[in-house]
This is a predicted structure of a 155-nucleotide RNA (c-di-AMP riboswitch aptamer (ydaO/yuaA leader)) from a Phycisphaeraceae bacterium. Of the family's consensus pairs, 96% are formed in the model.

RNA sequence: GCGUCUGUGCAGCCGAGUCUCCGGCCGAUGCCGGAGAACGGGGGACCCACCGCCGCGAUGAACAAUCGCGGCAGGGGCGCAGGGAUCGGUCGAUCCCAGGCCACUUUCAAGGCCUAGCCCGUCAGCUUACCCCGUAGGCAUGUGAAAGGGCACUG
Numbered sequence: 001g002c003g004u005c006u007g008u009g010c011a012g013c014c015g016a017g018u019c020u021c022c023g024g025c026c027g028a029u030g031c032c033g034g035a036g037a038a039c040g041g042g043g044g045a046c047c048c049a050c051c052g053c054c055g056c057g058a059u060g061a062a063c064a065a066u067c068g069c070g071g072c073a074g075g076g077g078c079g080c081a082g083g084g085a086u087c088g089g090u091c092g093a094u095c096c097c098a099g100g101c102c103a104c105u106u107u108c109a110a111g112g113c114c115u116a117g118c119c120c121g122u123c124a125g126c127u128u129a130c131c132c133c134g135u136a137g138g139c140a141u142g143u144g145a146a147a148g149g150g151c152a153c154u155g
Stems, first nucleotide, its partner, number of pairs: 005155001007153004012139003018037008038135006048125001052072008074123001075120004082097006098115005104148006
């Protein structure tokens, strides 16, 4: 120095939401701007899939079909945050199914918590290239068993 065994201790969570570099403010922690990496999301061909209603006008033999205009319903995105039943005048409450989370990781069991919020604006299915956007916010575990790891220390 390496490998193995044993004992003890340690590691924060949800979320994509972190890291590096340059410049400025600044005494520093830090803050602002820019660039890149990483992670995450959206838009976006052929092919395939899907392709509302009403009114008016044009083409047309046509009540078919196509085009244009107007109106009414719609439709979509991030996220676990969906569906059903009952009560209630409405908000809302309760229950069931489903979904998500619980501290190094996985499996099993037990117990607990959540099922929100925000956005686009008649428009977006899938989708190579390509284009665009975000890098927040909120918290506090310490139940059990088995297996497998990381770091430090003693032997």
Taxonomically the source falls in Phycisphaeraceae (Bacteria, Planctomycetota, Phycisphaerae, Phycisphaerales). The coordinates come from a structure-prediction model, not an experiment, and the mean pLDDT is 77. Rfam family: c-di-AMP riboswitch aptamer (ydaO/yuaA leader). Its family is annotated with cyclic-di-AMP binding and regulation of gene expression in the Gene Ontology.